[in-house]
Context: one part of a larger RNA
This record gives sequence, C1' cells and structure tokens, in this order.
RNA sequence: GGCAAAGAGUUUAUGGUAGUAGCAAGGUUAAACACGUUAGUGGGAAGCCGGAGGGAAACCAACGCAGCCCGCAGCAUGCGAGGGGCGAGGUGUGAAUAGCGCCUGAAGUUACUGCUGUAAGACCCGAAGCCAAGCGAGCUAUCCCUAGACAGACUGAAGCGGACAAUCCAGUUCGUGGAGGGUCGGAGAGGUAAUGCGAGCAUGCUUUCUCGAGAGCUGGGGAUAGGAGUGAAAUGCUAAUCGUGCUUGGCCAUAGCUGGUUCCUCCCAAAUUUGGCCGCAGUCAAGCCUCUUCGGAGAUAGUUAUGAGGGUAAAGAUACUGAUUGGGGACGCAGGGCAACUACUGUUGUUCGCUCCCGAGUCAAACUCAGAAUACCAUAACGUCGUAGAUGAAGGGAGUCGGGGUAUAGGGGUAAACCUUAUAUCCGCGAGGGGAACAACCCAGACUAAAGUUAAGGUCCCAGAGUACUUACUAAGUGCAAGCGAGGUUGUUUGCAACCACAGACAGAAGGAAGGUGGGCUUAGGAGCAGCCAUCCUAUAAUAAGUGUGUAACAACUUACCUUUCGAGGUUACAUGCGCCGAAAAUGGACGGGGCUAAGUAAGUCACCGAUACUUUAGGAAACACAUAGUUUUUGUGUCUGGUUAGGGAGGCGAUCUGAAUGGGUGGAAGCGUGAGUGUGAACUUGCGUGGACCGUUUUGGAUUCGAGGAUUUUGCC
Repeated sequence: GGCAAAGAGUUUAUGGUAGUAGCAAGGUUAAACACGUUAGUGGGAAGCCGGAGGGAAACCAACGCAGCCCGCAGCAUGCGAGGGGCGAGGUGUGAAUAGCGCCUGAAGUUACUGCUGUAAGACCCGAAGCCAAGCGAGCUAUCCCUAGACAGACUGAAGCGGACAAUCCAGUUCGUGGAGGGUCGGAGAGGUAAUGCGAGCAUGCUUUCUCGAGAGCUGGGGAUAGGAGUGAAAUGCUAAUCGUGCUUGGCCAUAGCUGGUUCCUCCCAAAUUUGGCCGCAGUCAAGCCUCUUCGGAGAUAGUUAUGAGGGUAAAGAUACUGAUUGGGGACGCAGGGCAACUACUGUUGUUCGCUCCCGAGUCAAACUCAGAAUACCAUAACGUCGUAGAUGAAGGGAGUCGGGGUAUAGGGGUAAACCUUAUAUCCGCGAGGGGAACAACCCAGACUAAAGUUAAGGUCCCAGAGUACUUACUAAGUGCAAGCGAGGUUGUUUGCAACCACAGACAGAAGGAAGGUGGGCUUAGGAGCAGCCAUCCUAUAAUAAGUGUGUAACAACUUACCUUUCGAGGUUACAUGCGCCGAAAAUGGACGGGGCUAAGUAAGUCACCGAUACUUUAGGAAACACAUAGUUUUUGUGUCUGGUUAGGGAGGCGAUCUGAAUGGGUGGAAGCGUGAGUGUGAACUUGCGUGGACCGUUUUGGAUUCGAGGAUUUUGCC
C1' cells in the first nucleotide's frame, strides 16, 4: 500500500415543545400488598399537576357573555364558535369610586413517540501533564568488604661507598642505588579526529588518537531511590526512560484545539454583521435561515408627480476663518544700514523694514456669500405582490461571529495579491459557453430525453464557421497581446493657414559685391570685423559706417544684397492618423501554436459557427386551485416552479431479532460468480452456473449494538 472484518449523537433521570391516544373540572398513581414460572394482572389517592389571583406581609379576593359593538370561516344578508374593541371586576399602591402594575368571561392531566435543554465519559479517537500506592542500583553514580591482574624498555631523586681535596664546615668526581599521581609502549582501559564508512548498527566499523604502577583497571558480595539518591557539577546518572524514574490506580483526567462521523429522494435555504465577556481560534443576546400554528386585508423592492429639510461635489475669495505670490502708491511711520551737511544735537537724501491704500494672482477635511445631481422622508397615481391567505404575531429547531473578488465613492499608506469603510453585484453555496490555461471578467442561473434558434465570442490550419465584400492606413512582424513615460523624429497619411512664384520663385551653378572712408573716439596699432558713440551721403542692377573666418595692424576668403543661367512649384507654421527612437534580467521560448503583409489597424456591409440561455415535442416531479366522489391515497385540466454549502423540514430504501397471518425448499434454500430487466434513487426482480439446507412475503405490529472510502483509524492476511 491492497483486501476483508471492526469502527462514532447512545442510555438513564428530569424539564421544554409538537403530535397521537385515554379521561376531563378534573387527571394520575408511588411504595406497600395479593395472584402469577418470566412477562404481567389486580390493588393502593399518600403525593403531584390543574381548578384564583393580588400583596413583602397582615390580609383581601374576580364577567358562569346573566353588558355593548365589530367581525373570519360557515350559513346566509344579518346571525356568527374562535378572534378583536369598549366597558366591567379582583388585588397592591393611595385620601381617592383617580392613575398605574399584575390578574379575571373554566382546560387540564396521564402515557407514548419525534425534536431539543440540563446532569452524567454524553458523537468517536487523540495530549503534554497532576496526585497516590508500589517496583527498581543485574545499566549507571558514589561508598564499604573481599579478591585478581598490570610484557618490555627509558630516565636515574634521596640514601650509601670509593677517589681527589680538605684543620673544621663544606666541595668536586666516579660508582652503587632504584624514587616518581616520571617517559615510550604491550595486555587492559578509554573514545580525539576523519564532521570517513555505515538500508541493520537503537551509538557500530576502519584508520588515527589518549591513559597504561595509579585520584589507575577488574571479578564477586553489599549500602544509598523518586522532590529522593548519587554527582572531581554536565541538571550528569538512577535498567535503550530523567529540569524529577518505572508500574498500577484516580481515569473514558481535561482539551474553547486537530482529525473523523456510514443509505436515498423531495421542499426551502443562510451567515462571516451589532453589542457584552481576561473577549479576539471561543461563547451569550440580537440580526439573517427553516418548520408549525394563529390571524384575516392590506403590503411596498420599482417608476412618475408633488411637498419638506439639507450644506456634499463642483465652485468661490471685498462673504467670514486661515494659508499665500509678485507689483504700485502714501506732504504715512516705530526701527536698522549707507551717504552728504551740521549749531555735534540733529537735518536731508537713499535703501531695507513696518502700517495703510490700490489694482492683479493662488488655496483648505476640521473656510462658506452661494450651491447641485443622487440619496432620505411624506403623500398620491401607476406597477408588482396578496382571500390560491400576503405584511404581521407566537412557538419548536438551527447554523453563522476568520470572508473574498469586481465596479463606483472614500480614509490610511512611497507602494503592495496592502490595511480599513459604504453602495451594488458575483464567488462563497453556481454547473454550462467564451476568455490558451484561470473562485469571483463577458454571456448565462443546470428536472429528464431529443430537434431547432441565438448570446458572449468567433469564422487560414490545429478547430465548428468567410482565405467574404467595400474603402483607406501601416512596412515597423508594428500588430494579430493586459502591458509603459518625459522627451525626440526632414518615416509617412490627411487637413488648414500665411507668404513667394512664368514680370521666373526655392535649391544648385557663374559673375558682381563699389566710392566719400582707414566714419569719429580710443589705442603702441584699431583700416567693416578688441572696445565706446554714431550708423550718414554718393554712384548703381546691387553692395551693411558690415554675417563669419583671418592679420601685430593691413591684406586675403566669405555672407547679406544684385545680375545671369535653369524652368514649376516652393518656404514656413499649426493640427491629425499610423509608425520610429527612448526600451535592461537572469536554463532556450513564445501572438495559445503553426504562421500571417493580412490571417494587422480604422470605418462599414451581408452570411455562418457557437451554451444546460430561448423555442418546440415527449415524459416526470413540487405547491395551489377547480372538476371528478376514487374519501389521506384516483384521474383530468389550469396557474406557477425546478442550481445549492452550513442548516431546517417531508417522504422513503435496506440490515438483524421478534408477534400475527400466509408461503417457498434435496424435482435444490441461503451464500458466491456471471448475465438480463425494473425504479428519479436508496434498491428490487429474475435466467444460468456453483453450492448442498434452510429461506422468504405482507397497504401488518414491535424492538435494535441498523448502512463506511476516508479518522498518520483498529485487527488479520497478502
């Protein structure tokens, strides 16, 4: 991992509520006791609930509709159970016959069943832990008793002896000697590194390394233990277990946490919000869902109209508050700087500044003179829903309290697949078609089967449908893709305007480009061309008191300007469509791909393809109404409906046991294997084979440990 079997809302007690049944102003027994083989039958009103409430209490104490009105169903045209309104009553408060609170015109009770609350292990599995009592020192820590073993080599302490020397004390040297938590190293003990090898090894193997006569190693016997021991101290070790051992028990500890929780169909269908909580992984209340009942006529998502309030968007600035730019003016002026004059105290001028004025300019969430659209409220009409019973009310059962995307309007943030709101919608809980793929983007809300038509989106091939048509643009593979900026562009399209032009434009080529004069000043020089001032006159087709090079200064070249040549459009500005540059990311690579010059872009036209959408046919289901009298159960017609998670409700299928009734089986039961058929489905029926003895059915009753694919589920087998 596979298969088989096992595997999770149960039981008791006691409440709530609904249904069914019995009795009913009452209902009901409990324990005794008697009978009985169990089961049970009888018996037993003690007790309990109800029948009256109000009040803290003392205490007082209610409509038998025998008050009036409305009115649903129904009968029927005013009666009217139930229902509602007014009135009345009891009691408490009180001075009150007021007001207010609670109550009053009789329905309960017992049992069973469903759902649910509470208490219990309480749907199942799952901790780490806490406490108690025991068991452990055959591992290991320390200690005690006893016993054993430690090759060889090296070093050479004290002491002792000889020699030398010596007055003494001391000294030198040669031997001897054999000390040491001495050295190397075997047995033995250890366990440093390779961060080597290691699917067998719960700490090993290889090599390397440390100790190896001692604080050393080892056998045997003993002592100390769980908040305790032992510890040359690492919270180390105390039997592969140690920041408090192990075993058993308390114990099904507790778990707001994780996982799992077993058949079918039908109807409806959420929430992730508000408030409280040591509350933020939870829970309680409300909101939102569902089911039942009551009730009996209106309800209001939409549109339009009318009315009412507003202070948002945009806007505004002599309409306030606040911010804010530069300019002008003042026979306005505190003050500072500078200059001149001066009786040395000041005066004048100028500049900065202050104040005021003038006319311009820019702003605000916490500014508003003014002021929308929406939205909100009210009323009316239309629309829609509603006697086929709505809106509403009461009661039973929930789930939800982590949300998310998009559009629009905000707030925070440099920004974010960011945080936080509102409105709408979708996903969540939504399938189908498109978007290459893709919860929430586009189309569209899926009962079943079939045929057709469309939507979004598409129609060269992959791949259903146009290599369709008309007119332009693009040359960049731009583009066919969601996807880029400032800026630049003599790429090209289109439009518009001005000016020049056959009396010859623009570009090119040829020629000229003069005289007064070297203008004046300045300067060493200054002659068109360092600089300052002025910028005239003449001749001319034209020619600057000179456009740019150049010289020390001249010279020289060149330009403006003019002529000739040439021969038809040219120059400039603005706008516009499509392009181009700007343009950088890590394996090789993406228009979905092939590929395309249209199969790209813009505008238009007609076809076609394309979904569970729409239409048609057939079938089936739910709710309701009508008819039918089949009386819960049929049939027909009509209206309307059909996605669904958590969750609520309804009806069924199947398993085991059993009462009653009724059947099958050796002429072959159950089970197993394999076919066929039926039912929306759970499932059921049946043929054949195998098997070899039991097994069903019911318009039926009861009971149950009653359904597996999941739980790192359990056990077994492979």

This is a predicted structure of a 718-nucleotide part of an RNA (large-subunit ribosomal RNA, domain II) from archaeon CG07_land_8_20_14_0_80_38_8. Its Rfam family is "Archaeal large subunit ribosomal RNA". On this family, see Cannone et al., BMC Bioinformatics 2002: "The comparative RNA web (CRW) site: an online database of comparative sequence and structure information for ribosomal, intron, and other RNAs". The coordinates come from a structure-prediction model, not an experiment, and the mean pLDDT is 81. It was read from a public genome assembly.